This is a predicted structure of a 370-nucleotide RNA (Bacterial RNase P class A) from Aquaspirillum serpens DSM 68. It matches the Rfam family "Bacterial RNase P class A". About the family: Ribonuclease P (RNase P) is a ubiquitous endoribonuclease, found in archaea, bacteria and eukarya as well as chloroplasts and mitochondria. The organism belongs to Aquaspirillum serpens, within Bacteria.
[in-house]
């Protein structure tokens, strides 16, 4: 000077006018009127998880299903955070992970290749000791080609071929034997643990890979939901069909248990109106103290939309960032006029998505000067 990574903040200010909503207060019979404060995000968005809260309800146990899936911590909880291990991507900072089990069982994998998962297969090879042929020989024997057979060391196929290397050893190989390594298990030692290490033994040793395949294992889990629900006020017309205590009903399916006494369906009539849930909460913000951190303690401040078919808004000057334009680097000047995603609806944690611009921490790496 330049290329990443991974963190926060903001994502307009200020002044006027006009205009909306809800809160408190004052005058008023009320309407209205006046006055003080306040009104849409970091994602309100997706509806993906977790709850808080209401209702079934007096509520359990099994099953089946369904979600998570290294360890440990933090949190009401959570599939989420934070920290570690492994694994993987990247020179690195750092990113990603559907991250228990393949020695309980079943299934899956094109093509080439002889063979790709239950056992020992042979495409080219080696060998042919025993057995058999065929030549030599009176026998013994020896030679030959190779059938029978054995073989999986040698080379093909393939992404991967029944663990590597050597060495012995055999007819000719083969952990067949050994050594070393490699894989498994124990003990050792670090560390809560997930796992690491490598001094030690024993074992020849379960040929790989796949479980966002069935599956085994652990742990978790009532269901609907503010259109849940609660009150008040207004109104109407019942009628049929079935089962009926050995029965029906009862908020995720089946059984069991519990609770109730009538209840299931099907046709038809009336209401749809107002008031409440509905903003003070696992709440924010500031110091300190623990902790690596997430987080939590303690101490003092703070009250920040609650509409209701849906208010939080237009206009005007002027400051600032960005953009564009005037040869334009610098410096004037002009234009745009915040100009990016995007708008609460019971509320809270998160998670993932979109995102013009401004600032600003921290770390990697290059390249140059000193």
């Nucleotide at each position: 000077a330049g290329a990443g990574u991974u963190g926060g903040u903001c994502g307009g200010g200020c002044a006027g006018u006009c205009g909306c909503c809800g809160c408190c207060u004052g005058u008023g019979u009320a309407a209205a009127c006046g006055g003080g404060g306040g009104g849409a995000g970091g994602a309100a968005a997706g509806u993906c998880c977790g709850g808080g809260c209401u209702u079934c309800a007096u509520a359990g146990a099994g099953c089946a299903g369904a979600a998570u899936g290294c360890u440990g911590g933090c949190u009401a909880a959570c599939g989420g955070c934070c920290a570690g291990g492994c694994g993987u991507c990247g020179u690195a900072a750092g990113g990603c992970g559907a991250c228990g089990g393949a020695a309980a069982g079943u299934g899956g994998a094109a093509c080439a290749g002889a063979g790709a998962g239950c056992u020992g297969a042979a495409c080219c090879g080696c060998c042919g000791a025993u057995g058999g042929c065929u030549u030599c020989g009176c026998a013994a024997g020896a030679a030959g080609a190779u059938c029978a057979g054995g073989u999986a060391a040698g080379g093909g196929u393939g992404a991967a071929a029944a663990g590597g290397u050597g060495u012995g050893g055999u007819a000719a190989g083969a952990g067949c034997a050994c050594a070393c390594c490699g894989c498994g298990u124990a003990a050792c030692u670090g560390g809560u643990a997930a796992c690491a290490g490598g001094c030690u033994a024993c074992g020849g040793c379960a040929g790989g890979c796949u479980a966002a395949a069935c599956c085994c294992c652990a742990u978790u889990c009532g269901a609907a939901g503010c259109a849940a629900g609660a009150c008040c006020a207004a109104g109407c017309a019942g009628g049929g069909c079935g089962c009926g205590c050995u029965a029906a009903c009862g908020u995720g399916g089946c059984u069991c248990g519990c609770g109730u006494u009538g209840u299931g369906c099907c046709c038809g009539g009336g209401u749809a109106g107002g008031u409440u849930g509905c903003u003070g909460g696992a709440g924010c913000c500031u110091g300190u103290c623990a902790g690596u951190a997430a987080u939590g303690g303690c101490a003092g401040g703070c009250c920040u939309a609650g509409a209701g078919g849906a208010a939080u808004g237009a206009c005007u000057g002027u400051c600032u960032g960005g953009g564009g334009c005037g040869u334009u680097u610098a410096u004037c000047g002009c234009c745009u006029a915040a100009c990016a995603c995007a708008g609460a609806a019971c509320c809270c944690g998160g998670c993932u998505u979109a995102c013009a611009g401004a600032c600003u921490g921290a770390c990697u790496u290059u390249g140059c000067c000193u």
The sequence was found by an Rfam model in a public genome assembly.